Predicted 3D model of a 531-nucleotide part of an RNA (small-subunit ribosomal RNA, 5' domain) from an uncultured bacterium.

Context: one part of a larger RNA
RNA sequence: ACGCUGGCGGCGUGCCUAAUACAUGCAAGUCGAGCGGACUGAUGUGGAGCUUGCUCCAUGGAUGUCAGCGGCGGACGGGUGAGUAACACGUGGGUAACCUGCCUGGCAGACUGGGAUAACGCUUGGAAACGAGUGCUAAUACCGGAUGAUCUCUUGGACUGCAUGGUUCGAGAGUAAAAGGAGCUUUUGCUUCACUGCCAGAUGGACCCGCGGCGCAUUAGCUAGUUGGUGAGGUAACGGCUCACCAAGGCGACGAUGCGUAGCCGACCUGAGAGGGUGACCGGCCACACUGGGACUGAGACACGGCCCAGACUCCUACGGGAGGCAGCAGUAGGGAAUCUUCCGCAAUGGGCGCAAGCCUGACGGAGCAACGCCGCGUGAGUGAUGAAGGCCUUCGGGUUGUAAAACUCUGUCUUCUGUGAAGAACCAUCCUGUGCAGAGAAAGCUCAGGACCUGACGGUAACAGAGGAGGAAGCCCCGGCUAACUACGUGCCAGCAGCCGCGGUAAUACGUAGGGGGCAAGCGUUGUCC
Numbered sequence: 001a002c003g004c005u006g007g008c009g010g011c012g013u014g015c016c017u018a019a020u021a022c023a024u025g026c027a028a029g030u031c032g033a034g035c036g037g038a039c040u041g042a043u044g045u046g047g048a049g050c051u052u053g054c055u056c057c058a059u060g061g062a063u064g065u066c067a068g069c070g071g072c073g074g075a076c077g078g079g080u081g082a083g084u085a086a087c088a089c090g091u092g093g094g095u096a097a098c099c100u101g102c103c104u105g106g107c108a109g110a111c112u113g114g115g116a117u118a119a120c121g122c123u124u125g126g127a128a129a130c131g132a133g134u135g136c137u138a139a140u141a142c143c144g145g146a147u148g149a150u151c152u153c154u155u156g157g158a159c160u161g162c163a164u165g166g167u168u169c170g171a172g173a174g175u176a177a178a179a180g181g182a183g184c185u186u187u188u189g190c191u192u193c194a195c196u197g198c199c200a201g202a203u204g205g206a207c208c209c210g211c212g213g214c215g216c217a218u219u220a221g222c223u224a225g226u227u228g229g230u231g232a233g234g235u236a237a238c239g240g241c242u243c244a245c246c247a248a249g250g251c252g253a254c255g256a257u258g259c260g261u262a263g264c265c266g267a268c269c270u271g272a273g274a275g276g277g278u279g280a281c282c283g284g285c286c287a288c289a290c291u292g293g294g295a296c297u298g299a300g301a302c303a304c305g306g307c308c309c310a311g312a313c314u315c316c317u318a319c320g321g322g323a324g325g326c327a328g329c330a331g332u333a334g335g336g337a338a339u340c341u342u343c344c345g346c347a348a349u350g351g352g353c354g355c356a357a358g359c360c361u362g363a364c365g366g367a368g369c370a371a372c373g374c375c376g377c378g379u380g381a382g383u384g385a386u387g388a389a390g391g392c393c394u395u396c397g398g399g400u401u402g403u404a405a406a407a408c409u410c411u412g413u414c415u416u417c418u419g420u421g422a423a424g425a426a427c428c429a430u431c432c433u434g435u436g437c438a439g440a441g442a443a444a445g446c447u448c449a450g451g452a453c454c455u456g457a458c459g460g461u462a463a464c465a466g467a468g469g470a471g472g473a474a475g476c477c478c479c480g481g482c483u484a485a486c487u488a489c490g491u492g493c494c495a496g497c498a499g500c501c502g503c504g505g506u507a508a509u510a511c512g513u514a515g516g517g518g519g520c521a522a523g524c525g526u527u528g529u530c531c
Base pairs, nucleotide, nucleotide: 001526002525003524004523007377008376009375010374011373012372013370014369015335020333021332022331024330025329026328029072030071031070034069035068037066038065039064044059045058046057047056048055049054050053079288080287081286089212090211091210092209093208094207095206098205099204103201104200105199106198107197108196109195111145112144113143114142120135121134122133123132124131125130151174152173153172154171155170156169157168158167159166160165180193181192182191183190184189214260215259216258221251222250223249226248227247228246229245230244231243232242233241263285264284265283266282267278268277269276270275290311291310292309293308294307313324314323315322316321341367343366344365345364349363350361351360352359353358380410381409382408383407390401391400392399393398414472416467417466418465419464420463430452431451432450433449434448436446437445475520476519477518478517479516480501481500482499486515487514488513489512490511496503497502
């Protein structure tokens, strides 16, 4: 997986084939405490009209929402196994050859200027996608100047190592940073979140090396940036990584090269072990994201839901031109022996952003479907011989089904109904009190302790209590030997069985049916595959 059958629960697992094509919805946003603005317009103020409590106008503007600029995150998380026989992976080392946003610790700083541009207004092109011109404006956007080091460069000395080198002390030169916001407030401070440079840590990554793990020799030679050197470029960094020149090297029966196959491992299956097989779920690493190529931004990508080019395919079009990429979660078609819901929720855990409230999160937590697997439970228990009836067999005496049933006495797991059940899973955040940072000290903020309040998708679920009644719950395969379990009838080398040996041609324990028996049991057989 298929056939027959099927009561319940718990925990798992669920496209192995077409890395085939995808309708639809969702899967990455967030910050108004960075910025200008647009809309909204509470409580107000002034005026007018009068119908004396309404309408209108002007002004001011709390609050909220939003496109845009800006910041951080879209490099995590999630999927798949196509490619890859390779430093891809595993393991052990090396980097005196390296990088690291956010986080932690330490030292120092945050002064002074400037010019733009989106949004917006106007004009305008296009079917659309999307633009063009012109005018205005802001910043934690961008660009100057000052200051400055333990940074960089040059140079001198000392110490030292494992080749290149490393550490440290001087001198000179140079590059080069910054930004504010919010809360409070004896009005010049406090706090907090941000910002800049350097040193260190942590985390994450990069590169190099030893060893290890497939088949074929019916693959024996392979190689021109090839192997090495000098110089240059490039990189975070070493390096033919790239380039110019020079030399002629480099690999190979210890299996190069080629071809085929394949993601690797922790692990999993089997086995007493050695070993053999596998790489589903879960975890680590790698690779890929319609196919091929490329770079941009960035701490990090050559970037699944970013960009550009080419190609195939699909869709829209006013024919000029545009749009798309489920190997994310569901779902559809197709392929196939075969693999699920277009579900609920952010309550928990984790992640992104945010001071926070919070927002987002098909990660995740759950529910649904499927005996797909493992485990557990039930389908009743006790008594009950006249060994009832019926069935089957019979030597016609009886035997067997068989304490099995009926009957009587019970039980109430599961199920059904009713009720209790905001159980646990919940802590955080917020608010209040006290304490310390606090020094002369307010407020706010932060630390610690205590208290209060609030928040549950699952779910009216689990569990518990009560009630009812044996009531609703057994099948499948086999019975010649291997191999546990036998008779009758039918059939007559026919129909059929069969894993092997083999059965069947008129008394078949081997075919078919019945009775009986054996085995396993919500499963049982068959097929495939591994040991």
Its mean pLDDT, the model's own confidence on a scale to 100, is 82.